[in-house]
Context: one part of a larger RNA
RNA sequence: GAUGAACGCUGGCGGCGUGCUUAACACAUUCAAGUCGAACGGAGCAUGGAGAGAAGCUUGCUUUUUUUCAUGCUUAGUGGCGGACGGGUGAGUAAUGCAUGAGCAACCUGCCUUCAAGAGGGGGAUAACAUCGGGAAACCGGUGCUAAUACCGCAUAGAGCAUCGUGCAGGCAUCUGCGGGAUGGGAAAGGAGAAAUCCGCUUGAAGAUGGGCUCAUGUCUGAUUAGAUAGUUGGUGAGGUAACGGCUCACCAAGUCGACGAUCAGUAGCCGGACUGAGAGGUUGGACGGCCACAUUGGAACUGAGAUACGGCCCAGACUCCUACGGGAGGCAGCAGUGGGGAAUAUUGGGCAAUGGGCGAAAGCCUGACCCAGCGACGCCGCGUGAGGGAAGAAGGUCUUCGGAUUGUAAACCUUUGUCAACAGGGACGAAGAAAGUGACGGUACCUGUGGAGGAAGCCACGGCUAACUACGUGCCAGCAGCCGCGGUAAUACGUAGGUGGCGAGCGUUAUCC
Numbered sequence: 001g002a003u004g005a006a007c008g009c010u011g012g013c014g015g016c017g018u019g020c021u022u023a024a025c026a027c028a029u030u031c032a033a034g035u036c037g038a039a040c041g042g043a044g045c046a047u048g049g050a051g052a053g054a055a056g057c058u059u060g061c062u063u064u065u066u067u068u069c070a071u072g073c074u075u076a077g078u079g080g081c082g083g084a085c086g087g088g089u090g091a092g093u094a095a096u097g098c099a100u101g102a103g104c105a106a107c108c109u110g111c112c113u114u115c116a117a118g119a120g121g122g123g124g125a126u127a128a129c130a131u132c133g134g135g136a137a138a139c140c141g142g143u144g145c146u147a148a149u150a151c152c153g154c155a156u157a158g159a160g161c162a163u164c165g166u167g168c169a170g171g172c173a174u175c176u177g178c179g180g181g182a183u184g185g186g187a188a189a190g191g192a193g194a195a196a197u198c199c200g201c202u203u204g205a206a207g208a209u210g211g212g213c214u215c216a217u218g219u220c221u222g223a224u225u226a227g228a229u230a231g232u233u234g235g236u237g238a239g240g241u242a243a244c245g246g247c248u249c250a251c252c253a254a255g256u257c258g259a260c261g262a263u264c265a266g267u268a269g270c271c272g273g274a275c276u277g278a279g280a281g282g283u284u285g286g287a288c289g290g291c292c293a294c295a296u297u298g299g300a301a302c303u304g305a306g307a308u309a310c311g312g313c314c315c316a317g318a319c320u321c322c323u324a325c326g327g328g329a330g331g332c333a334g335c336a337g338u339g340g341g342g343a344a345u346a347u348u349g350g351g352c353a354a355u356g357g358g359c360g361a362a363a364g365c366c367u368g369a370c371c372c373a374g375c376g377a378c379g380c381c382g383c384g385u386g387a388g389g390g391a392a393g394a395a396g397g398u399c400u401u402c403g404g405a406u407u408g409u410a411a412a413c414c415u416u417u418g419u420c421a422a423c424a425g426g427g428a429c430g431a432a433g434a435a436a437g438u439g440a441c442g443g444u445a446c447c448u449g450u451g452g453a454g455g456a457a458g459c460c461a462c463g464g465c466u467a468a469c470u471a472c473g474u475g476c477c478a479g480c481a482g483c484c485g486c487g488g489u490a491a492u493a494c495g496u497a498g499g500u501g502g503c504g505a506g507c508g509u510u511a512u513c514c
Stems, first nucleotide, its partner, number of pairs: 001513003005510005012383006018376002020341001025339003029336001031334001034081003039078002042075016088294003097219008107211002112207007120154001122152002129144006161184004166179005190199003220266003227257003232254008269291004273284004296317004319330004347373001349372003355369001356367004386416004396407004420455001422450005430441001458503005463484003469498005479486002
């Protein structure tokens, strides 16, 4: 000098930040991922039209029941997209990680953009629903009906894919790019609107974005760890993958790494950065940004463009809860919050107004991301607690050689100002380019007025280092102390008082780093 700090004493205001470093311990409760009715069949409600029946009678009206159609609203289910983003944590990991630089003639990429072509004709189901049944529940089963942008055949199709020829060009060994030929097997879906058209669907080529893989270099400590390794190292073939590869398997060979530290053990997420330092360097990785890993512990896969998936599924373990004992339910290292641990770390707050995200044609819905507010002097910065005058150098205190000295222009007193705070009145920007409408923060910031110095100073030190001294008490006691060291009867070193010095809404102490 610094800190995500803590402790002691003290504490007026504001702005901007920041706040479980310990138990990756266990979690009550709410919320944190939904959305689309312009994909689909239903169900419910409301309104209107038409038909039929019944009742009342004012015989052409009213009421009611039922069937059907239309419109509007709501929505459990099928279906689509999104739940792989955003948010959290740092347990593991010393290298399948990260940083920097290269490479892929070995790869994928939903939504988005551009371009080219297409969308013909059929089929069978199934949830919802109805009904029956089982179960304490969670939920499950049978039968029957039905729709789709759900599912499945058929047709059509090339600069696409696979195989086999061919021409040109290029390279980096395997080869690559472009053109043309043959054979083979391959696609689709509709919705809204009066229409125009728009939104979708299928195949392909490119782009963009996001990822995957490979290589080089760097990346803590220990030799009181010296040898390690059998899918191990390489080859051939096959399988598998989006893709290369012992990634996996069969066979063959016996290799591969290591004193330039392998292996083993310990510790640790990495970086941009941060702190310190003249620099070189040392230490560190909290907040913010990038990457990685994890989601009660371990394992396995499914779906999907993308996961081996925090708020999805399955199995096993531990734990908790419900139970009719047969069986079930759960996962805060999301935001708040609780218990526990600890020296120690906040509200079960407001809003989607802005920014951003998901869905939707849109209106809009959702969003504990985010924007705000609350709490904490935890940090940094700013401001205030008055200003000018004022000697009878008042009183009081302290010291005293009793003369005085000092506190001290300090106070009183006079004049004056109005920051902050308080109250009252007004009152935003942030809102976005037709207009209108839309603000959680917030009646906040800010402006004006009112009154009056009124409401606002402490902490540590004073032997030397080190700025700042006297008195009393104590008497190697009580105590102080970072080091040297003080204290045994005149202690500038202990305790108190006066005075002084330093910093100041803080001041000291402790811990850690330079």